[in-house]
RNA sequence: UUUUUAGAGAGUUUGAUCCUGGCUCAGGACGAACGCUGGCGGCGUGCCUAACACAUGCAAGUCGAACGGUUUCAGAGGUCAGAAGCCAGAGGUCAGAAUAGAAGAAACACACGAGUCGUGUGUUUCAACAAUUUCCGAUUUCUGAUUUCUGACUUCUGGGAUAGUGGCGGACGGGUGAGUAACGCGUGGGCAACCUGCCUAUAACCGGGGGAUAACACAGGGAAACUUGUGCUAAUACCGCAUAACAUCAUGAAGGGACAUCCUUUUAUGAUCAAAGGAGCAAUCCGGUGAUAGAUGGGCCCGCGUCCGAUUAGCUGGUUGGAGGUGUAACGGACCACCAAGGCGACGAUCGGUAGCCGAACUGAGAGGUUGAUCGGCCACAUUGGGACUGAGACACGGCCCAGACUCCUACGGGAGGCAGCAGUGGGGAAUAUUGCGCAAUGGGGGGAACCCUGACGCAGCAACGCCGCGUGAAGGAUGAAGGUUUUCGGAUCGUAAACUUCUUUGAUUGGGGACGAAAAAAGACGGUACCCAAAAAACAAGCCACGGCUAACUACGUGCCAGCAGCCGCGGUAAUACGUAGGUGGCGAGCGUUGUCCGGAAUUACUGGGUGUAAAGGGCGUGUAGGCGGGGAGACAAGUCAGAUGUGAAAUACCGUGGCUUAACCACGGGGCUGCAUCUGAAACUGUAAUUCUUGAGUGUCGGAGAGGAAAGUGGAAUUCCCAGUGUAGCGGUGAAAUGCGUAGAUAUUGGGAGGAACACCAGUGGCGAAGGCGACUUUCUGGACGAUAACUGACGCUGAGGCGCGAAAGCGUGGGGAGCAAACAGGAUUAGAUACCCUGGUAGUCCACGCUGUAAACGAUGGAUACUAGGUGUGGGAGGUAUCGACCCCUUCCGUGCCGGAGUUAACACAAUAAGUAUCCCACCUGGGGAGUACGGCCGCAAGGUUGAAACUCAAAGGAAUUGACGGGGGCCCGCACAAGCAGUGGAGUAUGUGGUUUAAUUCGAAGCAACGCGAAGAACCUUACCAGGGCUUGACAUGCAGGUGAAUAGUCAAGAGAUUGGCUAGUCCUUCGGGACGCCUGUGCAGGUGGUGCAUGGUUGUCGUCAGCUCGUGUCGUGAGAUGUUGGGUUAAGUCCCGCAACGAGCGCAACCCCUGUUGUUAGUUGCCAGCAUUAAGAUGGGCACUCUAGCGAGACUGCCGGUGACAAAUCGGAGGAAGGUGGGGACGACGUCAAAUCAUCAUGCCCCUUAUGUCCUGGGCUACACACGUACUACAAUGGCUAUAACAGCAGGAAGCGAAGGAGUAAUCCGGAGCGAAUCCUGAAAAAUAGUCCCAGUUCAGAUUGUGGGCUGCAACCCGCCCACAUGAAGUCGGAAUUGCUAGUAAUGGCAGGUCAGCAUACUGCCGUGAAUACGUUCCCGGGCCUUGUACACACCGCCCGUCACACCAUGAGAGUCUGCAACACCCGAAGUCAGUAGUUUAACCGGGUACAAAUUUUAGCUUCAUAAAAGGAAAAGAAGUGUGGCUAAAAUUUGUACCGGGAAGGCGCUGCCGAAGGUGGGGCCGAUGAUUGGGGUGAAGUCGUAACAAGGUAGCCGUAUCGGAAGGUGCGGCUGGAUCACCUCCUUU
Repeated sequence: UUUUUAGAGAGUUUGAUCCUGGCUCAGGACGAACGCUGGCGGCGUGCCUAACACAUGCAAGUCGAACGGUUUCAGAGGUCAGAAGCCAGAGGUCAGAAUAGAAGAAACACACGAGUCGUGUGUUUCAACAAUUUCCGAUUUCUGAUUUCUGACUUCUGGGAUAGUGGCGGACGGGUGAGUAACGCGUGGGCAACCUGCCUAUAACCGGGGGAUAACACAGGGAAACUUGUGCUAAUACCGCAUAACAUCAUGAAGGGACAUCCUUUUAUGAUCAAAGGAGCAAUCCGGUGAUAGAUGGGCCCGCGUCCGAUUAGCUGGUUGGAGGUGUAACGGACCACCAAGGCGACGAUCGGUAGCCGAACUGAGAGGUUGAUCGGCCACAUUGGGACUGAGACACGGCCCAGACUCCUACGGGAGGCAGCAGUGGGGAAUAUUGCGCAAUGGGGGGAACCCUGACGCAGCAACGCCGCGUGAAGGAUGAAGGUUUUCGGAUCGUAAACUUCUUUGAUUGGGGACGAAAAAAGACGGUACCCAAAAAACAAGCCACGGCUAACUACGUGCCAGCAGCCGCGGUAAUACGUAGGUGGCGAGCGUUGUCCGGAAUUACUGGGUGUAAAGGGCGUGUAGGCGGGGAGACAAGUCAGAUGUGAAAUACCGUGGCUUAACCACGGGGCUGCAUCUGAAACUGUAAUUCUUGAGUGUCGGAGAGGAAAGUGGAAUUCCCAGUGUAGCGGUGAAAUGCGUAGAUAUUGGGAGGAACACCAGUGGCGAAGGCGACUUUCUGGACGAUAACUGACGCUGAGGCGCGAAAGCGUGGGGAGCAAACAGGAUUAGAUACCCUGGUAGUCCACGCUGUAAACGAUGGAUACUAGGUGUGGGAGGUAUCGACCCCUUCCGUGCCGGAGUUAACACAAUAAGUAUCCCACCUGGGGAGUACGGCCGCAAGGUUGAAACUCAAAGGAAUUGACGGGGGCCCGCACAAGCAGUGGAGUAUGUGGUUUAAUUCGAAGCAACGCGAAGAACCUUACCAGGGCUUGACAUGCAGGUGAAUAGUCAAGAGAUUGGCUAGUCCUUCGGGACGCCUGUGCAGGUGGUGCAUGGUUGUCGUCAGCUCGUGUCGUGAGAUGUUGGGUUAAGUCCCGCAACGAGCGCAACCCCUGUUGUUAGUUGCCAGCAUUAAGAUGGGCACUCUAGCGAGACUGCCGGUGACAAAUCGGAGGAAGGUGGGGACGACGUCAAAUCAUCAUGCCCCUUAUGUCCUGGGCUACACACGUACUACAAUGGCUAUAACAGCAGGAAGCGAAGGAGUAAUCCGGAGCGAAUCCUGAAAAAUAGUCCCAGUUCAGAUUGUGGGCUGCAACCCGCCCACAUGAAGUCGGAAUUGCUAGUAAUGGCAGGUCAGCAUACUGCCGUGAAUACGUUCCCGGGCCUUGUACACACCGCCCGUCACACCAUGAGAGUCUGCAACACCCGAAGUCAGUAGUUUAACCGGGUACAAAUUUUAGCUUCAUAAAAGGAAAAGAAGUGUGGCUAAAAUUUGUACCGGGAAGGCGCUGCCGAAGGUGGGGCCGAUGAUUGGGGUGAAGUCGUAACAAGGUAGCCGUAUCGGAAGGUGCGGCUGGAUCACCUCCUUU
């Protein structure tokens, strides 16, 4: 300085994380459609489907100045006819009318009104005053001239119209996208291989003939369409002739050029080929002909580009080429005959599918992707197929012929038609408009022009279909109105929103004016439109969607896994911001949503810009073809590359700028751009090309050593089995334990001999070799490769490698051998619920050999090959060198191989790390969500098994990798616990009590459910309790409270009915007051009460449990992308995360411990109700006295591993000891971390929501909770002699007591009663028992045991029937120590004995406490159970009560096979063969041209004759006339020549007919492909609660998986080989640290 202006993410896999990966969303666009809604204008756009069928109208005509006609009009002329009129003249005839008044003018006079005029009346005057005249009408005759009109005919002129001939145009314009994968399109070139009407320019020409034919006429045919015959006629129609070059052709000559054939310039000779006129008075104009050139338009050829499929791999006979012809405007197998055998294809031929292509449009940061409406360029098509004709141009949308289908007409013989032109109709469809106006503009055709035609076009109509613009009002306005919604009832919100006040008028409406668009005049569809002016009134004009997250926007009610929503995740099972409605809010706004499609986001096909160890993905391995890539030096060329220039890249679009419509959309102008292609010139670094050179890549040579490298042959010993023989006797074998099996016919064992097959112990090693698979005794032979040293040779010979070829474990297959052991299948035995398995006994294929096949494996380092580079350390195998040494070892260096550790770097992490998964380059292979599926179909291979290649429909929102925290494991390690073990006593058996289940019942109220429900709630159901049942009652209620009205009671006593509740009667019976009323109560009414009704899965609170287990966390720091980790792990130790040490941690919190209570020792204080040593006194601590002791209850002390020794790291601690009442937490209790179990409880209580309201509330009586075939739990009592009974007589503690405990004394056998002292309690009350002593019983269903039952009593209570307790007497059941199983307990414990208390009127085998007597055992942690820590595996996370696999059964869905059946498509072979081109041709036929004959005619020439005219003498007033000659013209005759016509018969060239080749449709045939359908059948997918098992995930209970074979209901099992993507333990080796 120039250029560039631009890139956002989110949700969803998990308990959480990172990654991979799919699905989904937010954006933009549309020829759109649908739903709801809808005011105006401008500009655009509008059959995407049936290239389906079309009624009707219009869409291509024009030229009369090309032509002959026809017709019409006008004019002119003529002829004829007719009619009419007029004029003139003459003559008649008939009839009628008129005549003194009307109207008008002027002057004067008077009167009136008014202002200088008017009106009225009167008079006078103006015209005539005449008599047969005038006027008018009708009619008629004659003559003459003339005019007009009409008709017919005719001539001429002009105008108009026009069927026909002719010219130009109908090849443009307009429509559509069916076909087409092609030189069709795009782009750039070529034609030396071409054409081009109209147009332009240049030069030249336009002479002279001929024969026809439409129209027309006549005659026919036909229903029609149409057509035949005969005859006539014109041309700018048609055909000869002449003229002819700058054209074409042939033959030459000379020059120039090029690209192979060739091109071009000049020139010579020869041959061939043209034409038309029209208009105009004319000038002239418009035409015509040949030629050259241009312009325009086309034709053909070529380079490059242009969709998908290889489950389409081979295609091709005019096919490829040659040379010769034909044909064309032109090249060419385009076509034909002949010859040759080629041509295309992995750089994708052929085939199949799909599709008009482009400028551009949409999207995107871009690169790309998608599309090909409107506008523009090209192509193709015109009902389907074929064909040519005409023409400059067509194989022709509104032309022709033929065939097919369809529609219409028909007289049945035959004809007509083609909207994919503009409108429009039917149909199809989700869906797409008026049968409009006009040629005014722009453009097109014809014409000289006027002009005609133009559904092109210009306009209008319909449609929110799109884009753009405008409006539906603006300002003020708080009492924050009413109303709605909500509420914690206070309020909040809609909300300045409305009302109300002031203002404005865009659009709509009404009225007035009114264009541009048209460059001389006239002429405007749009259009009375745009625009301007005026008027009135806020007046007429807002909806749609959403509100769980993504995603802006929240509440209420209804509903209750229903109804429904949903783009993904997902909402809904009674408190839904997710369904429906309402209010509110958010977004957009004449629109808003939905659906569909495309791009984006998606770096999710990755060129820009991805990957392949474990997520999807490296081929099993090599060799090598094509291809791709390739070492150093110096030159050359210039293909790639780079630079400059030129051409092109149409216009429109897009971008920038400016301008025009009021703005915008829209439109116009200018600029740049269009990233491309082609040509020319230049540069030469890099790539390339052809040569040259080099040695380091690669290879060769020489020397050397290592090796389970390969193949073949031979040899060896150990062992198993078998056979023979000996010895020997009863078992052997096998297992967790057994059995099958073998053995007295002599096994096993042992000795000797023999046979046979297979495999090669030790060596042996993360040692060696090989490409991989793989290779292991020894010897020999043959043979491949690698390595080291050397540096002699070659000189880039290299790397990789699609296809191809070869090798390729095990299993398997074929043929033939072999067969010892092992061993699928199979058999038997076990195990088991079963056991098609694991275990055992047997055992066949097979394993072995030879020769073939198969071609797959977890063929793995889950890691393709090659090359180079990038810190180290340490082993090991092979080789070489060096130092040192006498030598070897050691040591150092180096090359090749093979391991481990590790830094940078990489990685999602794990990990990899010179043997890369690092940094780079080259080549190959492979991947793109999971399932379906490595399946189906097809192809190829295989003997088969099968392999290889390899989909789709459908379905899901995940599937997956690594790592983290937990949980779990029939994983490991460490540790603890009455967990086991060692013991003691039990439970489980009996009877009873009690609770539960079940059953029963009117009810047996409810809850609790493994541990952690079951003598639990219930610390005590006869009524009550009570919640249940039956019956009887009440309804503001049994209970609370507010209001309104009424009222004076409530209460007590008593009587009656009733089962009672309740009802009725009688008696007694208020208070305060300011006199208004109030308090209290009752009645009525209304708000409400009430509920042990539901939900413990809506909750609070409380509780259980793991568990008195030692754990659970945090802050800061550090590590990790992160979840998280660290701390809290490790070494010790402890009861303990207790403490110590170490450590990227340092600290802290909740727990542990301690602090609290009881107890054990003691001091002190205090002594009453306690105590009594000494003293006194007693029956007695009863009393005096005392407080020493006991005791009581306050305060203290004491115990801390403090001391000693051992062990230990000098630590913590531990072991032992001393002292001590007590020793290592002294014993016991209270105390329960973070959390788990949706654990328990709505019936303690509280409480949300729901439910009931003359009942699910409440009251009462009675019943039930106490039932009873049975089952279970917990207890009590026993089974007896360690005992029972009797007798005697001791020793506690905790507690309780006033509606209470209750003494003494008395009664009773006793329960108990009478009694009532004392005591609100260290004072009074409440006999401890077992034990001990003595006696008896003598092992029995007993002097055991006491159930059950009877009788009689007692107590409590309103009441003991259902249904209490106790006493006495009598009765005297089961039971003789308890199966499987199972519980508690480690010391003042178990066991055993009694006592007390709470509940309670009464009721205790239960519960809570108390004391008495008082043991045994613990080696120890292998095992069972539970727990803690560390570690490991995991497919679990609702966390193993997890997850999960397969068959079977049912329902639905898509799909494969299938005897077949049916449609379609494209080819092939043959038959038939329309129209038509081309070719041939018996026959027939023909105007032009050629030539012959005959006839006729004409012309020319010559001769002859006659003659016109001119000239001209003479004559003559003039005029006229005019002899001979000459000239000129004409006629006649003859001859010759030429021409024409007619006829005859030929030729040429045709026509018709016929024939041939080709040829559409059609027919026949066998195949191919796509599709539809099909009895039946195969697997697959999906589906809250089906069946069978348990395969996998933990060592998943037999480690799993891969390949293969085989077997089995199924998962699956087994054999062989392989893998680790196997846990655990031990060993070897290597490594790290020391």
Predicted 3D model of a 1634-nucleotide RNA (small-subunit ribosomal RNA) from Ruminiclostridium sp.
The organism belongs to Ruminiclostridium, within Bacteria.
Its Rfam family is "Bacterial small subunit ribosomal RNA".
RNAcentral holds the sequence, with entries from ENA.
Model confidence (mean pLDDT): 80 of 100.